Model confidence (mean pLDDT): 83 of 100. The RNA shown here (small-subunit ribosomal RNA) has 1453 nucleotides and comes from an uncultured bacterium. The sequence is in RNAcentral, with records from ENA and SILVA. Its Rfam family is "Bacterial small subunit ribosomal RNA".
[in-house]
RNA sequence: CGGCGUGCCUAACACAUGCAAGUCGAGCGAGAAAAGGUAGCAAUACCUUAGUAAAGCGGCGCACGGGUGAGUAACACGUGGAUAACCUGCCUCGAAGUGGGGAAUAACACCGGGAAACCGGUGCUAAUACCGCAUACUCUGACGAGAUCUGUGGAUUUUGUCAGCAAAGGAGCAAUUCGCUUCGAGAGGGGUCCGCGGCUGAUUAGCUAGUUGGUGAGGUAAUGGCUCACCAAGGCCACGAUCAGUAGCCGGCCUGAGAGGGCGGUCGGCCACACUGACACUGACAUACGGGUCAGACUCCUACGGGAGGCAGCAGUCGGGAAUUUUGGGCAAUGGGCGAAAGCCUGACCCAGCAACGCCGCGUGAAGGAUGAAAUCCCUCGGGAUGUAAACUUCGCAAGAAUGGGAAGAAUUAGUAGGGGACAAUACCCCCUAUGAUGACGGUACCAUUUGUAAGCUCCGGCUAACUCCGUGCCAGCAGCCGCGGUAAUACGGGGGGAGCAAGCGUUGUUCGGAUUUACUGGGCGUAAAGGGCGCGUAGGCGGCCAGCACAAGUCGGUUGUGAAAUCUCCGGGCUUAACUCGGAAAGGUCAACCGAUACUGUGCGGCUAGAGUGCGGAAGGGGCAACUGGAAUUCUCGGUGUAGCGGUGAAAUGCGUAGAUAUCGAGAGGAACACCUGCGGCGAAGGCGGGUUGCUGGGCCGACACUGACGCUGAUGCGCGAAAGCCAGGGGAGCGAACGGGAUUAGAUACCCCGGUAGUCCUGGCCUUAAACGAUGGAUGCUUGGUGUCUGGGGUUUUAUAGUCCCCGGGUGCCGUAGCUAACGCGUUAAGCAUCCCGCCUGGGGAGUACGGUCGCAAGACUGAAACUCAAAGGAAUUGACGGGGACCCGCACAAGCGGUGGAGCAUGUGGUUCAAUUCGACGCAACGCGAAGAACCUUACCAGGGCUAGAAUGCCUCUGACAACCCCAGAGAUGGGGCCUCUUAGGGAAACCUAGGCAGAGUGCAAGGUGCUGCAUGGCUGUCGUCAGCUCGUGUCGUGAGAUGUUGGGUUAAGUCCCGCAACGAGCGCAACCCUUAUCUUUAGUUGCUAGCGGUUCGGCCGGGCACUCUAGAGAGACUGCCGUUGACAAAACGGAGGAAGGUGGGGAUGACGUCAAGUCCUCAUGGCCUUUAUGUCCUGGGCUACACACGUGCUACAAUGGCCGGUACAAAGCGCUGCAAACUCGCGAGAGGGAGCCAAUCGCAAAAAGCCGGUCUCAGUUCGGAUUGGAGUCUGCAACUCGACUCCAUGAAGCUGGAAUCGCUAGUAAUCGCAGAUCAGCACGCUGCGGUGAAUACGUUCCCGGGUCUUGUACACACCGCCCGUCACAUCACGAAAGUGGGUUGUACUAGAAGUUGUCAAGCUAACCCGCAAGGGAGGCAGGCACCCACGGUAUGAUCCAUGAUGGGG
Repeated sequence: CGGCGUGCCUAACACAUGCAAGUCGAGCGAGAAAAGGUAGCAAUACCUUAGUAAAGCGGCGCACGGGUGAGUAACACGUGGAUAACCUGCCUCGAAGUGGGGAAUAACACCGGGAAACCGGUGCUAAUACCGCAUACUCUGACGAGAUCUGUGGAUUUUGUCAGCAAAGGAGCAAUUCGCUUCGAGAGGGGUCCGCGGCUGAUUAGCUAGUUGGUGAGGUAAUGGCUCACCAAGGCCACGAUCAGUAGCCGGCCUGAGAGGGCGGUCGGCCACACUGACACUGACAUACGGGUCAGACUCCUACGGGAGGCAGCAGUCGGGAAUUUUGGGCAAUGGGCGAAAGCCUGACCCAGCAACGCCGCGUGAAGGAUGAAAUCCCUCGGGAUGUAAACUUCGCAAGAAUGGGAAGAAUUAGUAGGGGACAAUACCCCCUAUGAUGACGGUACCAUUUGUAAGCUCCGGCUAACUCCGUGCCAGCAGCCGCGGUAAUACGGGGGGAGCAAGCGUUGUUCGGAUUUACUGGGCGUAAAGGGCGCGUAGGCGGCCAGCACAAGUCGGUUGUGAAAUCUCCGGGCUUAACUCGGAAAGGUCAACCGAUACUGUGCGGCUAGAGUGCGGAAGGGGCAACUGGAAUUCUCGGUGUAGCGGUGAAAUGCGUAGAUAUCGAGAGGAACACCUGCGGCGAAGGCGGGUUGCUGGGCCGACACUGACGCUGAUGCGCGAAAGCCAGGGGAGCGAACGGGAUUAGAUACCCCGGUAGUCCUGGCCUUAAACGAUGGAUGCUUGGUGUCUGGGGUUUUAUAGUCCCCGGGUGCCGUAGCUAACGCGUUAAGCAUCCCGCCUGGGGAGUACGGUCGCAAGACUGAAACUCAAAGGAAUUGACGGGGACCCGCACAAGCGGUGGAGCAUGUGGUUCAAUUCGACGCAACGCGAAGAACCUUACCAGGGCUAGAAUGCCUCUGACAACCCCAGAGAUGGGGCCUCUUAGGGAAACCUAGGCAGAGUGCAAGGUGCUGCAUGGCUGUCGUCAGCUCGUGUCGUGAGAUGUUGGGUUAAGUCCCGCAACGAGCGCAACCCUUAUCUUUAGUUGCUAGCGGUUCGGCCGGGCACUCUAGAGAGACUGCCGUUGACAAAACGGAGGAAGGUGGGGAUGACGUCAAGUCCUCAUGGCCUUUAUGUCCUGGGCUACACACGUGCUACAAUGGCCGGUACAAAGCGCUGCAAACUCGCGAGAGGGAGCCAAUCGCAAAAAGCCGGUCUCAGUUCGGAUUGGAGUCUGCAACUCGACUCCAUGAAGCUGGAAUCGCUAGUAAUCGCAGAUCAGCACGCUGCGGUGAAUACGUUCCCGGGUCUUGUACACACCGCCCGUCACAUCACGAAAGUGGGUUGUACUAGAAGUUGUCAAGCUAACCCGCAAGGGAGGCAGGCACCCACGGUAUGAUCCAUGAUGGGG
């Protein structure tokens, strides 16, 4: 773009305007006007118009066609039948007839009323209008006779008698024809009846008085309570009546493999309706969409008296709504009405218009074209993508426009010509052939020529085809489900790219599917939702054997009829194709009739005994009911003995007791329950049942026979039983004991514990009717490997035996297990296996077993039992972890046993807090807090204030220059600025100038800066921690549907998953251990330390000679391995004891840290993504701060003293460090220290005095001769500089503190405790840290408890894993729902009242043409107005039922 279809699903809401049903003059009477013409001066007359228009009487049509789906759950519809209970205009066929009369009336004229609509009166007139009469049947009725058929009544037909009933004319010259009347038949149409079929609700269970039937009558076309009178008392219903809700039904349409499920728009069939309700008339047909009457609501007109109207016909309007078209053309075709026909009418219909609303078809170009153009996007900056896409070349041309041509759809009517049929006929009529007027669409489709326009929408995380960048930062937003977004978003928004579909694409709504998720096909119920608490039993369902008999309902087969057309399927045809359409075939029923079959089911009959039952004989039993009865114990009463407590608890108290308890003895009272026996033993349907005896009584089981002959199973409704608690009435009441009181416990304790104690518990009678009423497993029957207990019968065997053993047959009750089943767990002859039958129940969680309604109950409450709303789960079984105030085993200075501390004091140091311009930052339970920091006066330094710089304070590359720095002077707080002085160097080449390369320094410009700025939750690396705990895994195999398990569990053992044994496991890896370092013993090698060991010398110092034996140093080796013996043990691993040995069971110590956990710590060591900053968040400088101080905490030091302080003397280490260094001797100073400088690059010299200790003295228990803080003064040292803010010394001062609350830490042996020494950092600064040695204990019964850990096991609703999860009240907001004094409305029942129009009946004194009588007057028959009666619509009153809406308030969710 075209073709073909479709188009108010809502308000059956209301409608302006136009059109949608008329036609016939060949049924009838009457009959214009305009205009034209003629005559006339004109008025006027006449002719044409024209017997036309418009009306009227009459006929036919208007009951069709068209619309809508309100009502209707119904013989309304579908399907198949019945009508012997019926009707039928026009049409077709056949038979017969059409004679002769009469009286009116509209139109019209005149008069009158009314605004109008319209109406009244008088008078005239016609008919195919109306009315008698004649004639007439095969017609109708009555009474007979016969035949045929039938389903009982009856129907059809032949025949006889009697009675009754018809008609209309028109056209044509005529023939004739069209009509009319009666009868019969047909076709088509319609009415009525019946079988079967198709919605929901039982929270609707009873409904019904014309109701059900009969007789008679009426009525209808016709059956019938359709109506009426009388009589009888029926009729429907659990196979769902009645009531309520919803709904037009079907052919079909959508979906689905099918079975089904949903729908009923277009097309077709049927029904219903026409503003709402009622009613009849006319007619062949109506209770009538475009007819009538009445009532009501609404709208309109009005002169207020009264009238008019009905789009759910076609267009169209308002309104409603998410939403649905033109007030178009034409009767050309098809069809319809009327007519003899021409023809007229036809919003049926055919066309056109609007709408991508649907289906179908087509196009927007095809081929070539790489420099892979430009542009855009991405980028690892190399490139890649859009992309042959474009440009460009060649080729081609649908839509539209223009020009030219141009349909089919039209058939034939009338007529003409020819032929044929029928006929007496060349008329007429019928058929065929030729000719023959007529096209809305439309100059459209189509053909030819020229020109030549046209792509969007959705999506790109998975489902699901398609990926990147930027922006945003739990915002904005997306979302069908899961879910995205909190600074690197393929998920939001945009860009690029891609995917899909395409004149469409996507969204929304709806239906089916997937969903075996209502399961007929085709599900379930132990634990996921689901077995009724249990029995008896009604209806119903199901039901043993006979190769039994009969029937043929189910069932099966065949034939016939029907199942409209369209649709669907197949075949073929027509539009260029397709959609669409035409022709043919096939298919479709739980249908009907007939014929046949008889296996199975059924029915009837006959038989059988295997199911079921009865009889006989036994044994077992807490089966039930009633009566009687027993002892133990508790309590109470009385009496005796007896004295101060008893009782109770974790511990107590309340309580009882000197008025004599408890205890004990005796006597008595009363109630309840029945120890032992007692047992996964028994009985019962379940609930349940326990001392003994007696009585009554139910059931099951066994044995051997006899009998009945399917009598059976299940079981909706129903009936009964039914623990405990509870209720009513009357008893009873010992103990126990809700409520309640008191005492404890506790934060509280309306609890657990204790002391009391009322209902109740007990009995009788009556209610209640529920439980985790559980085997969470309905009942019955049959079948399917076993083992082992136990209860109770029977049999066999052995035995003297009724005891016992063993074996077998039944019935019960347990355990374990085969097959099989199960999601798994598990079940497993007592099934949850394999099957059959019947019942009950389930269909996501919450709301909720709630609300409302109903039934039951005295009540409590029970039974039945929803919805709104809300969630994306709830749940089952099993797995791995984690956890437990679960269990078992084991370990650790974990507890215990000890020793010493902290917490109290003062000070040091870190942290919090506070303060401040800044008090830089990080670290926060263990595992932050003497931590980063192995050392902040400046520096460090990151912080603050102020002063400066901007390619920058440092570095690389490039270019240029040869200076700069140092030194001196000035300004300044300094950085810095100014000035002075000074002015390059090396190598090569070259004669030189100079060039090249490099070094140093400066300048310049560009690329690179810089950042202790943010993010440790973007990261690497490193580290802490569980924890040096013994664990963590893998391959193969095996088991399991799977997650997973096994191995790795178990029995022992170990420090150890260490080792041994066992085992569906066998092996292996990372961890453990060992290998490494150190220490303890020895050997050896070496000897500027050691020793005089042995010798010599000596200044008496290993000082010297000499030596390397010893110590030591530092290399190499040896040594220890449960190796040996014994005991225990499984003969193992191993443990215990012993020997030897320096050392004994990993000898002591160290290094070494599995898989992983904590988003643990660190962007401020370093590295690094992203972000931020660039005259500053960079950098330089001076000063300050990190050192503040009400306070709180951590870690330490020093103490509080006599195991001590002070004074004096004296002894013994180890490990380190030292050249900008350690520094001796000596001198000075009270001292710190100063001077001094030997020696030492260090087993050589120095630091260096070790201290505690030991010896002696003093102090004598005190705030001290303890303690040393604080403060004053004076100094020393380091350093540019000790004010903020260093350490040390001396003199003076002499604070708190007298052993530390709750709590808490370390340590198991050379350890704790105690004592000093050294080192790193460092100019200086150590109570900290890291090392070193000296002296040197106590205790460990043990694993109950606290903490942490390991293994196994168990529970779990936890899995960011108990710091988990999670419950309820309260507070606020919101939503839906129920109740509520009521209020408003819809539907409806009953009673009474009322009674329009109308039908029918009756009266009809008023009125009255046809017929009859009568000369007439008049009368009669008949008719009408009007009255009355029955029925009855809209209404009214009263009282119910039911539904909906709303309601202060309070309720739960």